RNA sequence: CCAGAUGGUCGGACGGCCGCUGCCAGCUUCGGUUGGGAGAGGAAAGUCCGGGCUCCAUGGAAACAGGGUGCCGGGUAACGCCCGGCGGGGGCGACCCUAGGGAAAGUGCCACAGAAAGCAAACCGCCUGCCUUGGCAGGUAAGGGUGAAAGGGUGCGGUAAGAGCGCACCGCGCAGCUGGUAACAGGUGCGGCACGGUAAACCCCACCCGGAGCAAGACCAAAUAGGGGCAGCUGUGCCGUUUCGGCGGUACAGGUGGGUUUCCAGCCUGCUGCCCGGGUCGGUCGCGUGAGACGUUCGGCAACGAACGUCCUAGAUGAAUGGCCGUCUACUGGGGUUUUCCCCACGGACAGAACCCGGCUUACAGGCCAUCUGGCAAU
Numbered sequence: 001c002c003a004g005a006u007g008g009u010c011g012g013a014c015g016g017c018c019g020c021u022g023c024c025a026g027c028u029u030c031g032g033u034u035g036g037g038a039g040a041g042g043a044a045a046g047u048c049c050g051g052g053c054u055c056c057a058u059g060g061a062a063a064c065a066g067g068g069u070g071c072c073g074g075g076u077a078a079c080g081c082c083c084g085g086c087g088g089g090g091g092c093g094a095c096c097c098u099a100g101g102g103a104a105a106g107u108g109c110c111a112c113a114g115a116a117a118g119c120a121a122a123c124c125g126c127c128u129g130c131c132u133u134g135g136c137a138g139g140u141a142a143g144g145g146u147g148a149a150a151g152g153g154u155g156c157g158g159u160a161a162g163a164g165c166g167c168a169c170c171g172c173g174c175a176g177c178u179g180g181u182a183a184c185a186g187g188u189g190c191g192g193c194a195c196g197g198u199a200a201a202c203c204c205c206a207c208c209c210g211g212a213g214c215a216a217g218a219c220c221a222a223a224u225a226g227g228g229g230c231a232g233c234u235g236u237g238c239c240g241u242u243u244c245g246g247c248g249g250u251a252c253a254g255g256u257g258g259g260u261u262u263c264c265a266g267c268c269u270g271c272u273g274c275c276c277g278g279g280u281c282g283g284u285c286g287c288g289u290g291a292g293a294c295g296u297u298c299g300g301c302a303a304c305g306a307a308c309g310u311c312c313u314a315g316a317u318g319a320a321u322g323g324c325c326g327u328c329u330a331c332u333g334g335g336g337u338u339u340u341c342c343c344c345a346c347g348g349a350c351a352g353a354a355c356c357c358g359g360c361u362u363a364c365a366g367g368c369c370a371u372c373u374g375g376c377a378a379u
Base pairs, nucleotide, nucleotide: 001375002374003373004372005371006370007369008368009367010366012328013327014326015325016324017323018322020039021038023036024035025034026033027032041350045361046360048359049358050357051356052355053213054212055211056210066209067208068207069206070205071085072084073083074082075081086100087098088097089096090095101204102203106202107201108198109197110196123144124143125140126139127138128137129136130135131134152170153169154168155167156166157165171193172191173190174189175188177186178185179184217285218284219283220282227276228275229274230273231272232271233254234253235252236251237250238249239248240247241246257269258268259267260266292311293310294309295308296307297306298305299304329348332345333344334343335342336341
């Protein structure tokens, strides 16, 4: 210098002006106004997983059903997340990927092709025998062919040809040893091989799981309608009040809307007034001091944990967080020179809180930092 790998971080800068939403303080005619200070993200997104919180249901625990998770150890409030390992696969390498329990408990399936697909199987080939142009019978899984998969692999021996038929090594199974917390790894002995694959098929085993969600939930509380309770009318006089229309209190007289064939009681019901309670519109809370942020030290390979110190850092509800200008700087395009450089134009990725937190996934122009790998060149 070129090509990569992993982890982290930033994601326009500065200044001026005008706005928007909360908070604090002053003034106020309660409508506002003045000043100060604050105001989106690494993903605020998808709503996939785990929790906090709230309400509902429920004697506790266990079990059944249903759902989920699935190598081992650790972290965490918890997780399907993270860290460190193990096994398997890929890359020259840094490193990357991995739903990775159980198939000798049982059931199912293995399409097409192929002779044969599961207590195997003879299409071609090979070997032997018989008849003999060519066939028939038997042996054979070493070779060919089919298939995702053909009942261990390589070599030597053996044989008519072959075959774990015999032997060595590898693989596999069983037993035990050593190391490791464990997953697992490495020796040893025995067994000629018995046990094909498939569990993101049913199933078995172990562990976990009540439901709904801030439109949760709590409080205050109009008009109209509806529910419940009480009372009911008319005239005159007097007293109080008055905006001179009335309204309220009290006394006296007449005697009380309709229905139930007449009357009383009871019941049903219309109208008027007052009171009560529920709910709607609306408003307030929930609502940001929290598994909080930053820094230092210590423990740990790490995830993470502990101690100490400092700080308070959005809270809208048709939903604020914006716009303009100037200087500069990325990206991109063009031109001049051409290793550098100069000029002009354009102009900032993905995206936007809504109860909160921990993760995962997805989107993202471009820049920076650290560590590491391979190659080339020079010293």

Predicted 3D model of a 379-nucleotide RNA (Bacterial RNase P class A) from an uncultured Rhodospirillaceae bacterium.
Its Rfam family is "Bacterial RNase P class A". Rfam classes the family as a ribozyme.
The prediction has a mean pLDDT of 75.